[in-house]
RNA sequence: CCGCGCUAGGCGGGGAGUUAGCGGUGCCCUGUACCUGCAAUCCGCUAUAGCAGGGCGGAAUUCCCGAUCCAAGGCAUGUUCCUGUGGGGCAGGCUCCCGUAAGGAGCGUUGAGGCCCGAGUCCUGUGCAAUUCAACCCUGUGAACCAUGUCAGGGCCGGAAGGCAGCAGCAUUAAGCAGUCGUUUGGGUGUGCCGCAGGGUUGCCCGGGUGGAGUCACCUGCGAGAGGACCGUCUGUAGGAGUAGCGUCGAAGAAUGGGUGCGCGG
Numbered sequence: 001c002c003g004c005g006c007u008a009g010g011c012g013g014g015g016a017g018u019u020a021g022c023g024g025u026g027c028c029c030u031g032u033a034c035c036u037g038c039a040a041u042c043c044g045c046u047a048u049a050g051c052a053g054g055g056c057g058g059a060a061u062u063c064c065c066g067a068u069c070c071a072a073g074g075c076a077u078g079u080u081c082c083u084g085u086g087g088g089g090c091a092g093g094c095u096c097c098c099g100u101a102a103g104g105a106g107c108g109u110u111g112a113g114g115c116c117c118g119a120g121u122c123c124u125g126u127g128c129a130a131u132u133c134a135a136c137c138c139u140g141u142g143a144a145c146c147a148u149g150u151c152a153g154g155g156c157c158g159g160a161a162g163g164c165a166g167c168a169g170c171a172u173u174a175a176g177c178a179g180u181c182g183u184u185u186g187g188g189u190g191u192g193c194c195g196c197a198g199g200g201u202u203g204c205c206c207g208g209g210u211g212g213a214g215u216c217a218c219c220u221g222c223g224a225g226a227g228g229a230c231c232g233u234c235u236g237u238a239g240g241a242g243u244a245g246c247g248u249c250g251a252a253g254a255a256u257g258g259g260u261g262c263g264c265g266g
Base pairs, nucleotide, nucleotide: 001266002265003264004263005262006261010056011055012030013029014028015027020046021045022044023043024042034054035053036052037051038050063259064258065257066256068254069253073249074248075247077245078243079242080241081240082239083238084237085236086235087234088233090232092231093230094227095226096225098223099222100221102220103219104218106215107214114210115209116208117207118206120204121203122199123198124197125196126195127194128192129191130189131188132187133186134185135184136182138179139178140177141176147172148171149170150169155164156163157162
């Protein structure tokens, strides 16, 4: 070096998730890569980290290791946008309030604001009126007997004349009840375009005087404050979409360097 027979290793890998960790089942990527059984309320293991059974091919284009380029895809984070939700009055829109008085509107030389005087509004007392209640007056009604008058009949006394008490009826009346009216009396009042007296007069209103040009704050503007439903804004948070950011893992592909046996025969 050649031939034959074997053996180690090989017959897919990766991401997220799960797990103390590893591998698998399931999901996703890669893309073709032996078969059967097991497994998410999981299955099997323990750093030699799927187990059990069978098959193919086999020391190299095929197995193992190292570094390079390119890179599917995943994950984390950042960032942008959208949707929801919580918080902060926070430049603002919006609403309210205070001030200012530049502009507009209004009032004002038929006299503004201010100042002075008087009257009113207000309070107290009182009068009058109104109204209400009570009393009084008046009217009606009103007593089996215990009210009055008259008392039929009847009763009692009496020899008689006569006398006495007295029911019903009639009339009247007391208390009571009902009602009308009033130059009546008294008390009261959520009353009054009413009168008188006194007080008060900050404000408002009316009138008069003084004086001679402002006044007002409706709208716009400006300044300060407050509110927080909605919009906006700032911020937290959840979900979704994008990303040419950054980090991490990284299949497949490209190109490259190295490593790995045993037996027999020639």